RNA sequence: GGGACUGUAGCUCAAUGGCAGAGCUGUCGGCUCAUAACUGAUUGGUUCCUGGUUCGAGUCCAGGCAGUCCCA
Numbered sequence: 001g002g003g004a005c006u007g008u009a010g011c012u013c014a015a016u017g018g019c020a021g022a023g024c025u026g027u028c029g030g031c032u033c034a035u036a037a038c039u040g041a042u043u044g045g046u047u048c049c050u051g052g053u054u055c056g057a058g059u060c061c062a063g064g065c066a067g068u069c070c071c072a
Base pairs, nucleotide, nucleotide: 001071002070003069004068005067006066007065010024011023012022013021018055026042027041028040029039030038048064049063050062051061052060
């Protein structure tokens, strides 16, 4: 220098162009003499950034940024 992939909750990841979710973590309970385990409820998001398309974008398109890998 060229190419591919990835970017969503604190972490790991889902989500046919149509209400952004799950597990874990955290918080408050139940259980226990107590802790762990188990269990109920619950909090938590400018979906990396800027534009475009569309009635409607996490999703499609363009340009950036960051990370991983391949080629040179």
Record summary
Transfer RNA from an Anaerolineaceae bacterium, 72 nucleotides, folded computationally. The sequence is in RNAcentral, with records from ENA. It matches the Rfam family "tRNA". Rfam links the family to the GO term triplet codon-amino acid adaptor activity. Lineage of the source: Bacteria > Bacillati > Chloroflexota > Anaerolineae > Anaerolineaceae.